[in-house]
Context: one part of a larger RNA
RNA sequence: UGACGGGGGCCCGCACAAGCGGUGGAGCAUGUGGUUUAAUUCGAUGAUACGCGAGGAACCUUACCUGGGCUCAAACGCAUGAUGACGUACGGUGAAAGCUGUAUUUCUUCGGACAUUAUGCGAGGUGCUGCAUGGUUGUCGUCAGCUCGUGCCGUGAGGUGUCGGGUUAAGUCCCAUAACGAGCGCAACCCCUAUCAUUAGUUGCCAUCAGGUCAAGCUGGGGACUCUAAUGAAACUGCCUACGCAAGUAGUGAGGAAGGCGGGGAUGACGUCAAAUCAGCACGGCCCUUACGUCCAGGGCUACACACGUGCUACAAUGGCCAGUACAAAGGGCAGCUACCUGGUGACAGGAUGCUAAUCUCAAAAGCUGGUCUCAGUUCGGAUCGAAGUCUGCAACCCGACUUCGUGAAGCUGGAAUCGCUAGUAAUCGCGCAUCAGCCAUGGCGCGGUGAAUACGUUCCCGGGCCUUGUACA
Numbered sequence: 001u002g003a004c005g006g007g008g009g010c011c012c013g014c015a016c017a018a019g020c021g022g023u024g025g026a027g028c029a030u031g032u033g034g035u036u037u038a039a040u041u042c043g044a045u046g047a048u049a050c051g052c053g054a055g056g057a058a059c060c061u062u063a064c065c066u067g068g069g070c071u072c073a074a075a076c077g078c079a080u081g082a083u084g085a086c087g088u089a090c091g092g093u094g095a096a097a098g099c100u101g102u103a104u105u106u107c108u109u110c111g112g113a114c115a116u117u118a119u120g121c122g123a124g125g126u127g128c129u130g131c132a133u134g135g136u137u138g139u140c141g142u143c144a145g146c147u148c149g150u151g152c153c154g155u156g157a158g159g160u161g162u163c164g165g166g167u168u169a170a171g172u173c174c175c176a177u178a179a180c181g182a183g184c185g186c187a188a189c190c191c192c193u194a195u196c197a198u199u200a201g202u203u204g205c206c207a208u209c210a211g212g213u214c215a216a217g218c219u220g221g222g223g224a225c226u227c228u229a230a231u232g233a234a235a236c237u238g239c240c241u242a243c244g245c246a247a248g249u250a251g252u253g254a255g256g257a258a259g260g261c262g263g264g265g266a267u268g269a270c271g272u273c274a275a276a277u278c279a280g281c282a283c284g285g286c287c288c289u290u291a292c293g294u295c296c297a298g299g300g301c302u303a304c305a306c307a308c309g310u311g312c313u314a315c316a317a318u319g320g321c322c323a324g325u326a327c328a329a330a331g332g333g334c335a336g337c338u339a340c341c342u343g344g345u346g347a348c349a350g351g352a353u354g355c356u357a358a359u360c361u362c363a364a365a366a367g368c369u370g371g372u373c374u375c376a377g378u379u380c381g382g383a384u385c386g387a388a389g390u391c392u393g394c395a396a397c398c399c400g401a402c403u404u405c406g407u408g409a410a411g412c413u414g415g416a417a418u419c420g421c422u423a424g425u426a427a428u429c430g431c432g433c434a435u436c437a438g439c440c441a442u443g444g445c446g447c448g449g450u451g452a453a454u455a456c457g458u459u460c461c462c463g464g465g466c467c468u469u470g471u472a473c474a
Stems, first nucleotide, its partner, number of pairs: 001474002003471003007468007015458002019421005026313008034304002042053002064299007076122009087104007106113002124288002127286003133282002135277003138273001140271001145184006151160003164175003190265004195233007205222002209220003236259001239253001240251004315414001319373007331362003336355002340351004380411001385406007427450007
């Protein structure tokens, strides 16, 4: 100087407390461990691995296994030589890949071009090392810290500044001060959102006027309104009161759409964990080279006594079922979204039309109104299994999703323990997108609808910041 303390002081955080809803019990989905296997490819392992890499494992992917092939090789470049091919058509063999046979077959300015083949040189490797590395990432932590120049102090390591008194979300600011300044962080500048104005009105809108319909901005028309999307305004403790030297704090204050960081995002200092990744990519070294390269078929990654994590669905009446009826936002759409019609109980099929989309389309649910069920393993719950189908795709046996009929398991609120959340949040309800032929999506990332309870407080648990103290630790 640090680190540590079941030392002290001050302070903060859904850290506790106060509340609401979960997990841990059940069934299923998914990941992991273990076991099994010819193979169940590899990586990730306290917090910071375990719906993670994977934003799509039937083939492909695919790296694994079994078997069958190839060896300049699946692709490309250079040099030299040879050939006129390559390809196409028809065969044989084979699971395919491959091996093999027959027929046909270039251009030319004659220099060659192009292609194949042979030889040689470069290949190729998801093989090893993340403890040789780059790049990227997690975490402490969006915590308020981490440093430097000059000066001063100290023999020196080093200290001071950065401490003290206040204050703040903040090393934020003020005061004081052997320090005076500065840098990286904080804040602000950026984006979205909440209000208004201006500009602009098509594909959006419809108040006024006219036409028109069973109805409908449907038509003429209009820019008022909503909205769209560009520019600007607006919030600064600016004003008032109280306290204070100040910084600032408090207020049912005024005004205001918004008030004290308005709400959300992006943004992650010096560094820590030899943290993660050689399997995204790049790269040093080592290793393989008729194989650890490469092609193909089939299998496996989907196994199953069991253990754990993360989720979904429930155990019901604030509910289930039936009928009627209303209201979003954000996105997507050309071998794509499809209105509408017909067939089918249905998944869907056959027609048909619009839309390269503010134009057409995918397209809401909880809610509300009425009816029924009456506390039961039930009209709860839907696992499992049987049968018949639909769709995608070369192909659904291993191993897809969906539909219909039947079946109708466990489960009556979950031990010790443990997690999330402070407001348009939790809870609850549906919708969309990426990946994608299809899909094991209950996952991930977004979007809106409905919409709470509680916070006395900081003694305690956990993590962190500053000062101080002890230390046989570095």